[in-house]
Context: one part of a larger RNA
Formats: sequence, structure tokens, C1' cells
RNA sequence: CUGGGCGUAAAGGGCGCGUAGGUGGCUCUUGAGAAGUCGCAAGUGAAAGGUCCCGGCUCAACCGGGGAGCGGCUUGCGAAACCAUCGGGCUUGAGGACAGGAGAGGGAAGCGGAAUUCCCGGUGUAGCGGUGAAAUGCGUAGAUAUCGGGAGGAACACCAGUGGCGAAGGCGGCUUCCUGGCCUGGUUCUGACACUGAGGCGCGAAAGCUAGGGGAGCAAACAGGAUUAGAUACCCUGGUAGUCCUAGCCGUAAACGAUGGGUACUAGGUGUUGGGGGGGUACAACCCUUCAGUGCCGCAGUUAACACAAUAAGUACCCCGCCUGGGGAGUACGGUCGCAGACUGAAACUC
Repeated sequence: CUGGGCGUAAAGGGCGCGUAGGUGGCUCUUGAGAAGUCGCAAGUGAAAGGUCCCGGCUCAACCGGGGAGCGGCUUGCGAAACCAUCGGGCUUGAGGACAGGAGAGGGAAGCGGAAUUCCCGGUGUAGCGGUGAAAUGCGUAGAUAUCGGGAGGAACACCAGUGGCGAAGGCGGCUUCCUGGCCUGGUUCUGACACUGAGGCGCGAAAGCUAGGGGAGCAAACAGGAUUAGAUACCCUGGUAGUCCUAGCCGUAAACGAUGGGUACUAGGUGUUGGGGGGGUACAACCCUUCAGUGCCGCAGUUAACACAAUAAGUACCCCGCCUGGGGAGUACGGUCGCAGACUGAAACUC
């Protein structure tokens, strides 16, 4: 390479939007033409070599004759199922309108209470704090405790749930404004408008960076106290960046379901969330059924096993990404972007 693979062995891109490309529903009493495709014919496919048969050197090697064959290509005539193209139609895929529905989806502004800390005042006196035990630390300049008042920042107890929403990252006090997506219903509209998606563009936890603000608590670094043989730790007392806001950058992660997206099909059982239909009820509860989500168990099947099992890792098709022994190495070099660094990404050599 041919292949075989990608939950845990190497391997799913962090996630979306979408360009090129690839792939793609039903139909035309046999719609059109005929590029692919198929059939027939002709031409060409030199000879030698190879192969089959026959023959010549005593055999063979070697040589001669004949046949088939020669990935194919070209031209003409023809077929029209399939693929492509052009044209007409359809509604089940997709989308729109309408009527309902749930939600921590996003952005902005405002508001609220509990708690910690600090400040002021009152009461009050010798301790407080901390630990395995202590000490550093705080306190007679009145602490801790307790009551009243004030300041400020950050986070939102209960509700809260294998609950909800979002493409992922993620999202949780309350109110208002702006705004995205989703679900259900069945009359209605468009009429294949679809799926995927190399490049590209955008979003992207935490930490970190730049500038300006803010700073209660927590807390890398740092200091001290302990522990210890030592203790650059674990424990304790402090404590600065940071954590918060605004604007910009970074672009990473065990960015995980370690499982790419789409469509179709393939036993059941049980819980839960949001809708619809039917039954039931005074209203409910509840029962049957259906759609969309989210869990558990489990058959067939799959799997090396573990396990997966309509939310597939089953059965198939379409498109993308990725893997190909370990180390060297996510390194070097080059390139692009960046403040740091990120992305792309080898080889020698070695086992």
C1' cells in the first nucleotide's frame, strides 16, 4: 500500500455556522436528448518476450511455425433500467405561517435579605484564638462575648431533584427591558429548498497577560509558629498577586459519555420532566395512548473482556476528523498568530 480500526488497547476535531466538494425523496401509461453505462460491428493494440499446440538441432537450453491473448483506445449503429443533465408534476424530507407550552438559554439595568470583615457607640472583664498537643498571633491603650448604628465587597441558604436550559464552554436570589433556541397541535403555505462539511469565520472553563477601577471573604508566592533526622510540605497564625467590574488579548483542559454529525430499522419493563388525545373526577388523584427529553434494568445482536443494548458500542447507508510499535517528541526546523506561548509538526539514532 491493500486493508483493519478509533468507550477503556494507538485513534472523534473543545463546540458551532457555513464555502468548495461528496452524498441525496416520490413521479412522468416507457417526458427529452444520450455524457457515464450496456450491446453489436469495424479499425487499432508492431515484432520480439510470456502462454497453448506443432516442429528443428541425439535431449535440453536455444531456435522456427501457428493459435489464443494483449489493462485498453478510436469510430459507427443501437438500448434507455440505473447515475448525471434539461423540463413538467407531487408531499412524506426540510422550511414558513397560525394557536398553545416549559425552561438557572444569552445581554443590560435596578432591587433584596442572611452571613463574614472593618468602623463608631453601649454593657462587660481577663482572657480570646488555635491544635493531636502546642506555639506564633490578638487582648488591661479593654480584646473575645453581647446589644445598637454605619461602611463595603463578594456569593445567593431553603426551594433543589440520576429536575430544567444551552452547540459546547457553561447557566441558580428577585423585578423590568431587549433577545436566541426548543416542544406540542392540527386545518394552512412553499415544493427537495436536504445531510455532511476540506479551507474559512465565530464561540470557547480555569489560570495567565495589558490598561483602568475595586478589594469583604478566600488565598498561589512570601513570613512566622509547629511537626520532623530534615520538612523549601501536610497542621496553625498572618498574608500579596489573583479571585470581582470595564475594555482588550490568550485559545488551552481528564474542553469526558475519554463514545463526530445525519437518516432509517431492530423485544420488553420501570422512574422522571414538558406537551397532546381519550377515559375518570365536584376539582383532582389515577388509568390508557402518543410526541419530545432525561435516568435505571434488560432480550436479540455486538464486544478481547468490562460492558453497550431505541439516548447502541446492534443492523445499514452518507459526509467529515483521526490512528498505524515504544522512546527520541508534541521536541527540532520552517511557517502563521501571540506580550508570554499556541497551532502545524519531522528525522537521525535507539529498544